[in-house]
RNA sequence: GAUAGAGGUUGCAUUUUUUAUGAGUAAUAUGUGGAUGCGGCAGGCGCAGAGGAAACAUUUUGAAAGGAGAAAAUGCCGAAAGAAAGAAUGACCUUGCUUGUUUUUUCUUGGGCAUGCAGUUAAGAGCUGCAUGACUGUCAUCGAAUCAGAUGGGGCGCUAUC
Numbered sequence: 001g002a003u004a005g006a007g008g009u010u011g012c013a014u015u016u017u018u019u020a021u022g023a024g025u026a027a028u029a030u031g032u033g034g035a036u037g038c039g040g041c042a043g044g045c046g047c048a049g050a051g052g053a054a055a056c057a058u059u060u061u062g063a064a065a066g067g068a069g070a071a072a073a074u075g076c077c078g079a080a081a082g083a084a085a086g087a088a089u090g091a092c093c094u095u096g097c098u099u100g101u102u103u104u105u106u107c108u109u110g111g112g113c114a115u116g117c118a119g120u121u122a123a124g125a126g127c128u129g130c131a132u133g134a135c136u137g138u139c140a141u142c143g144a145a146u147c148a149g150a151u152g153g154g155g156c157g158c159u160a161u162c
Stems, first nucleotide, its partner, number of pairs: 001162005008077001011076009027061001029058004036048004040097003043093002080109012110136002113133008138153005
């Protein structure tokens, strides 16, 4: 240098089916009400509105998206995730901010779990970041040198073969 592997039965990601949540919410109708409301925020520009806005109450019918659980399949072991900067594109725009998607570069993280804080979200779910804790896998040193154990390191690593 090349090839092939391992961590876990909650390894990682994607797709499909199904279930709950979203939610008796949005929407429709009626009444009260009486001038604002909506398009991510501001500006601008539009749309709806005295032929009745917002808001509230009742009634009829009653969703959806994203995210989540379970099962199956597929691809894999920087699998994947996150942060910063740049480019393209979308959210009415010609402006600023914010934000979604794709992509390039740099940096960080061995892996899952629990707890706390912060962010995101409809959410006490989940996800992301930080911290702590034990567990687990691997390597090095010590060790009772088989096992058990202690300390420390990281995936640009570890093991095997050529």
This is a predicted structure of a 162-nucleotide RNA (Lysine riboswitch aptamer) from a mouse gut metagenome. It matches the Rfam family "Lysine riboswitch aptamer". About the family: Riboswitches are metabolite binding domains within certain messenger RNAs that serve as precision sensors for their corresponding targets. Allosteric rearrangement of mRNA structure is mediated by ligand binding, and this results in modulation of gene expression. This family includes riboswitches that sense lysine in a number of genes involved in lysine metabolism, including lysC. The RNAcentral record of the sequence draws on MGnify. The coordinates come from a structure-prediction model, not an experiment, and the mean pLDDT is 75.